THF (Tetrahydrofolate) riboswitch aptamer from a chicken gut metagenome, 90 nucleotides, folded computationally. The RNAcentral record of the sequence draws on MGnify.

């Protein structure tokens, strides 16, 4: 001098959960959080309060099945990905 590694993001896939409305997502308060290591802090996360809000449908005697929808979840995979300082490859 160059570079790899995070939280987390998007993408597509499987498996779930809702469709008797939970999740999402918006608003405020409060508190958390990221490489091996010391700080930091955006994305992001947790709690609580507020407003607003949805898509069904076919099959079947029934059990249930099944197409669908939901800015759901969770997982794999690819693709992207902190600041300064050490430290680690070359």
């Nucleotide at each position: 001098c160059a570079g790899a590694g995070u939280a987390g993001a998007a993408a597509u896939g499987a498996u779930g959960c809702g469709u008797u409305a939970a999740g999402u997502g918006c608003u405020g308060a409060c508190g958390g959080c990221a490489a091996g290591g010391a700080a930091g802090u955006u994305c992001c996360c947790g709690u609580c309060a507020g407003a607003c809000g949805a898509a069904a449908g076919g099959c079947u005697g029934a059990a249930g099945c099944u197409u669908g929808c939901g800015g759901c979840a969770u997982c794999a995979u690819u693709u992207c990905a902190c600041u300064u300082c050490c430290a680690c490859u070359g």